Context: one part of a larger RNA
C1' cells in the first nucleotide's frame, strides 16, 4: 500500500447492487418448510336433480318437513392403491481418505421417470383396509367379529425374448475371457385397466439418454522429541455374498505385506473452481456463487424402494426435554423466521407463488420458507447531493500582534440564479404467450414550492501534507518507530489557524 463475512469509537442525507452467527455440530416455545392423483378403487357424508313412499296444509295446481332408490359433483374428511417423499434446502462435526482435483479403466456393474425398436397382454382365485358391531386404555393407540373393491395380492397358460446348465461352430482379446450363432433341458410376464373418442397406461426384451457404483496413475498439511508397523494381516484354493470386482465374509493352505522416496503413531483440516496479495515466482485463504464429499440429538442396525442405510421414515440403546389417571407415552430447527445461552459480533416469528425451477395430475389445478420480493444493518462496492455566480468599507466577532497591523476572508451579510436528491401533487410501466403481478401506485415521466431538509472524522516534531498562543511543569499526559514533558513544549491539554480524506473518518484483529 492492498484486502476483509469484520468488530470498536465519533459522525451520518439519498439511491443502486451485493453481503450479514467466523463463537456453542449449544438447548429450543410457536407457526410454516412435501405433497399430489376421483381419468386406479370401494364406501361414508354433503349438495343438487329426478322417481317413489307415507304424514301435514290446501278445493286444486302445489307447498312444508321425513324417508328409500337413481344420477350428477372443480364438494368434504378419512382409507386402500400409484408416483413423489433419495430432489430441492441446511451445516462443516467427522474425514489426511481414491474424500477431493485431474487423467485413464470396468472383457467386473446398476439405472425409476424420458426417447427409439420388436413382441405381448389369455384363463382363474382368495383376501384386506375403510365403513359397521363389540372390547381394552387417561392418552398414544390396540384387539376381536362381520362385510367389500381395485392399475393392491396370488395361481395357471403362453414365450418374440431373457436367465441358467450341457453339447457344437465362426470371429476377437495379453489373459481370466468377450461377442455372434445352432441344438437340448429347466425356470421366468402382464392391468386392456382407466378415459372418452382421443389419449394415458401395463408386461418382456434390445438400444439410447441421464444419473450412479467400482478400480488405477499422478497431485495438494505439520510432526522423527512418533522408527519400526501388520494376524483377515499379504497371497492362494474353494465357498458364500453383492448390481458388480475384491479378505467384502468364511473354511483350509502358504508366510507373507508396508516402511527414511517416512510406514505406524500424534496434531490440524472438508476438497476444488476460485478469492486476497504480488511485476512475477510465490505466499495466504476456501464466507457469499458453483462442483464433489460428509453429517442430521449421540451410537448402532436394517426395512421399503430404480435409488437411502434415509434431516422433517422405522427399530434398539443412551443423554436430555415434555405429558401422564404412574400402568405408560411423545420429541429432535446443522430447513425459513424466531427465542434463551455463548460472544467483540451477525437481520423479519414479513408478502407472494406473478416469474424461474421442482413434485403429483390427461388437464383444470394443488403443494413448494426452493425461489421471486419486501424489511433491518454505512457491513462492502459503486453513483449522487449537501448549491452556483456576483459581492471590500476587506463589516462584526474570534485569534495573533512588533499595537502599525495581520489572519479567519469572498468567507458572511447583501444581490442575482438554479432545483439534482429529499418533500408534495398528477400520470404510470416492462417483467406476461389468451387470462394471471407479490414486488407496487414501485421504477420512470410531468408539475409545484423553496437555498430551502443534508458534514463529519482524523491529523499538524521527523518519517508525513499541515503552526501559533495560552495552560501544565519528568506532573497530568502522548507514543506506530525515533522519542516528547523537570517554567519560554510547533510532540501533553485547550483555542485560533492549517493539512488529508469525506458519508464517512479513525482504531484494533488477521492475511499478502
Nucleotide at each position: 500500500g492492498g484486502a476483509c463475512g469484520a468488530a470498536c469509537g465519533c459522525u451520518g442525507g439519498c439511491g443502486g447492487u451485493g453481503u450479514g452467527c467466523c463463537u456453542a455440530a449449544u438447548a429450543c416455545a410457536u407457526g410454516c418448510a412435501a405433497g399430489u392423483c376421483g381419468a386406479g378403487c370401494g364406501a361414508c357424508g354433503c349438495a343438487u336433480a329426478u322417481c317413489g313412499g307415507a304424514g301435514g296444509g290446501g278445493u286444486a295446481a302445489c307447498c312444508c318437513a321425513c324417508u328409500g332408490g337413481u344420477a350428477u359433483g372443480a364438494c368434504g374428511g378419512a382409507g386402500c392403491g400409484g408416483c413423489g417423499a433419495a430432489c430441492g434446502g441446511g451445516u462443516g462435526c467427522g474425514u489426511a481418505a481414491c474424500a477431493c482435483g485431474u487423467g485413464a479403466g470396468c472383457a467386473a456393474c446398476c439405472u425409476g421417470c424420458c426417447c427409439c425398436a420388436c413382441a405381448g397382454a389369455c384363463c382363474g382365485g382368495g383376501a384386506u383396509a375403510g365403513c359397521c358391531c363389540g372390547a381394552g386404555g387417561a392418552a398414544a393407540c390396540u384387539c376381536g367379529g362381520a362385510u367389500u373393491a381395485a392399475u393392491a395380492c396370488c395361481g395357471g397358460a403362453u414365450a418374440c425374448c431373457c436367465u441358467c446348465a450341457c453339447c457344437g461352430g465362426a470371429c476377437c482379446g495379453c489373459a481370466u475371457g468377450g461377442c455372434c450363432u445352432g441344438g437340448u433341458g429347466a425356470g421366468g410376464a402382464a392391468a386392456g385397466a382407466c378415459u372418452u373418442u382421443u389419449g394415458u397406461g401395463c408386461u418382456g426384451u434390445g438400444g439410447g439418454a441421464u444419473g450412479g457404483g467400482c478400480u488405477c496413475g499422478c497431485g495438494g498439511c505439520c510432526u522423527a522429541u512418533c522408527a519400526g508397523c501388520u494376524a483377515g494381516u499379504u497371497g492362494g484354493u474353494g465357498a458364500g455374498g453383492u448390481a458388480a470386482c475384491g479378505g467384502c465374509u468364511c473354511a483350509c493352505c502358504a508366510a507373507g505385506g508396508c516402511a527414511a522416496c517416512g510406514a505406524c503413531g500424534g496434531g490440524u483440516a472438508g476438497c476444488u473452481g476460485g478469492u486476497c496479495u504480488g511485476a512475477g515466482a510465490g505466499g495466504a485463504u476456501g464466507a457469499u456463487c458453483a462442483g464433489c464429499c460428509a453429517c442430521a440429538c449421540u451410537g448402532g442396525a436394517a426395512c421399503u424402494g430404480a435409488g437411502a442405510c434415509a434431516c422433517g421414515g422405522c427399530c434398539c440403546a443412551g443423554a436430555c426435554u415434555c405429558c401422564u389417571a404412574c400402568g405408560g407415552g411423545a420429541g429432535g430447527c446443522a430447513g425459513c423466521a424466531g427465542u434463551g445461552g455463548g460472544g467483540a459480533a451477525u437481520c423479519u416469528u414479513g408478502c407472494g407463488c406473478a416469474a424461474u425451477g421442482g413434485g403429483c395430475g390427461a388437464a383444470a389445478g394443488c403443494c413448494u420458507g426452493a425461489c421471486g420480493c419486501a424489511g433491518c444493518a454505512a457491513c462492502g462496492c459503486c453513483g449522487c447531493g449537501u448549491g452556483c455566480g456576483g459581492g471590500a468599507u476587506g463589516a462584526c466577532g474570534g485569534c495573533c500582534u512588533u499595537c502599525g497591523g495581520g489572519u479567519u476572508g469572498u468567507a458572511a451579510a447583501c444581490c442575482g440564479c438554479u432545483u439534482u436528491c429529499g418533500g408534495c401533487a398528477g400520470g404510470g410501466a416492462c417483467g406476461a404467450a389468451a387470462a394471471u403481478g407479490a414486488c407496487g401506485g414501485u421504477a420512470c415521466c410531468u408539475g409545484c414550492a423553496g437555498a430551502a431538509g443534508a458534514a463529519g472524522c482524523c491529523c499538524c516534531g521527523g518519517c508525513u501534507a499541515a503552526c501559533u498562543a495560552c495552560g501544565u511543569g519528568c506532573c497530568a499526559g502522548c507514543a506506530g518507530c525515533c522519542g516528547c514533558g523537570g517554567u519560554a513544549a510547533u510532540a501533553c491539554g485547550u483555542a485560533g489557524g492549517g493539512a488529508c480524506c469525506a458519508a464517512g473518518c479513525g482504531u484494533u484483529a488477521u492475511c499478502c

Predicted 3D model of a 512-nucleotide part of an RNA (small-subunit ribosomal RNA, 5' domain) from an uncultured prokaryote. Its mean pLDDT, the model's own confidence on a scale to 100, is 86.